The part of an RNA shown here (small-subunit ribosomal RNA, 3' major domain) has 471 nucleotides and comes from an uncultured Oscillospiraceae bacterium.

Context: one part of a larger RNA
RNA sequence: UGACGGGAGCCCGCACAAGCAGUGGAGUAUGUGGUUUAAUUCGACGCAACGCGAAGAACCUUACCAAAGCUUGACAUCCCUUUGACCGGAUAUGUAAAGUAUCCUUUUCUUCGGAACAAAGGUGACAGGUGGUGCAUGGUUGUCGUCAGCUCGUGUCGUGAGAUGUUGGGUUAAGUCCCGCAACGAGCGCAACCCUUACGGUCAGUUGCUACGCAAGAGCACUCUGGCCGGACUGCCGUUGACAAAACGGAGGAAGGUGGGGACGACGUCAAAUCAUCAUGCCCCUUACGCUUUGGGCUACACACGUACUACAAUGGCGCAAACAAAGAGUUGCGACCCCGCGAGGGUGAGCUAAUCUCAUAAAAGGCGUCCCAGUUCGGAUUGUAGGCUGAAACCCGCCUGCAUGAAGUUGGAAUUGCUAGUAAUCGUAGAUCAGCAUGCUACGGUGAAUACGUUCCCGGGCUUUGUACA
Repeated sequence: UGACGGGAGCCCGCACAAGCAGUGGAGUAUGUGGUUUAAUUCGACGCAACGCGAAGAACCUUACCAAAGCUUGACAUCCCUUUGACCGGAUAUGUAAAGUAUCCUUUUCUUCGGAACAAAGGUGACAGGUGGUGCAUGGUUGUCGUCAGCUCGUGUCGUGAGAUGUUGGGUUAAGUCCCGCAACGAGCGCAACCCUUACGGUCAGUUGCUACGCAAGAGCACUCUGGCCGGACUGCCGUUGACAAAACGGAGGAAGGUGGGGACGACGUCAAAUCAUCAUGCCCCUUACGCUUUGGGCUACACACGUACUACAAUGGCGCAAACAAAGAGUUGCGACCCCGCGAGGGUGAGCUAAUCUCAUAAAAGGCGUCCCAGUUCGGAUUGUAGGCUGAAACCCGCCUGCAUGAAGUUGGAAUUGCUAGUAAUCGUAGAUCAGCAUGCUACGGUGAAUACGUUCCCGGGCUUUGUACA
């Protein structure tokens, strides 16, 4: 000087407290461990691994296993020879597949010497490796933590390591600002500048909006869309304060004290994660640890854990009629209307490269009716059967529909999680991935709470101080 303390002081955070809803019990989905297996590919392991890489494993993917094949190779450059094709299409044959044969089709420039390009064959230099090492690395990322810290120059003090500045009195979300001070300044962080949302003005009006039951035609006031501006700064008033910084209250205002949200992550810590995104040193394999194909596996199942979904019901279930969104996506696509089907869906195919058309009925809510507290008209697992869709192909191993079946479950032990406002809770909608497959993820809106006395205690963190057998 740090680090640590079941030392002290001050302060903060959904850290506790005050509340609300959960998890832990049930069923299912999903990830992990374990076990099993020919293989159940690999990575991730306290917080900071476990609906994580994976924004989507039937084949492919795929890295794993079994079997069958190839050896200059599926891919790249160079050399030699041959050809003018190759590709593509059809037929035959072969097998599990890759393949093989025949037919059709078939380059450019030229000084006619050849050149370019492509294919096949050969040869070796080489290719190739999701093989090892993240404790050799780059790059990227997590984390403490959006915590308020981390440093430097000059000066001064100290023999020196170092100190000072950065401590002190106030204040702040903040090393934020003010005052003081052997310090005076500066840098990286904080804040601001960026995006979005909340109000207004102005400009621009089609596909939007308006009058209307609809259309044509008209208009751009309104809604809305999207450019540019304005607006909030403790600016104004009062009180407190040290005549400061600031705090509290008020006015005006759409908005008030960083207005709400996002992006943004200092010096560093964890030899943290990743050699399987990629790149890369070294080591290793080279008729195989490379490459291709078929089938299987990654989906197994005495069990254990994490994360979710659905419930256990009356603030509810079911039926009927009937309201109100936002944000997205669409040409190998979204697919109206109409017809068929109980339905999943099928037929037809209008319109739309989208403020025009479509996906697309939002659902909870509210109205009427029924059930009457039961393992039920709760709950929907499981199973049988009949179908639909995608796709060469749904047996291993997809999703959906109809009928039948109707399990556990009556609010969950010890323990433990999230959340302070348009939040929690609850209700639907869309998108990426994607042929098909969503209870996951990401986004969108609807309805919309309770509570916070306070900082004694638990956890984490910041500053000062003190002790030290630690560095």
Its mean pLDDT, the model's own confidence on a scale to 100, is 83.